This is a predicted structure of a 73-nucleotide RNA (transfer RNA) from an Actinomycetota bacterium.
Model confidence (mean pLDDT): 80 of 100.
It matches the Rfam family "tRNA". By type it is a transfer RNA.
RNAcentral holds the sequence, with entries from ENA.
[in-house]
RNA sequence: CGUGCAGUGGCGCAGUUGGCAGCGCAGGGCCUCAAUAAGGCUCCGGUCGGUGGUUCGAUCCCACCCUGCACGA
Numbered sequence: 001c002g003u004g005c006a007g008u009g010g011c012g013c014a015g016u017u018g019g020c021a022g023c024g025c026a027g028g029g030c031c032u033c034a035a036u037a038a039g040g041c042u043c044c045g046g047u048c049g050g051u052g053g054u055u056c057g058a059u060c061c062c063a064c065c066c067u068g069c070a071c072g073a
Stems, first nucleotide, its partner, number of pairs: 001072007010025004019056001027043005049065005
């Protein structure tokens, strides 16, 4: 320098022929228990890496940029 993949709550990941963003763990509260662990119910938490473009509407499509990984030179 080029190519490919990835970037979504604190962490690990889903998601979408474009139409109000989900799961598990973690965290708060309650229940259960003699008490813990385990279990059950519930709540909290995200401008979907950034900036533009297309569109009535973008996490999703397009362009560029940033970060990480892999490959090539």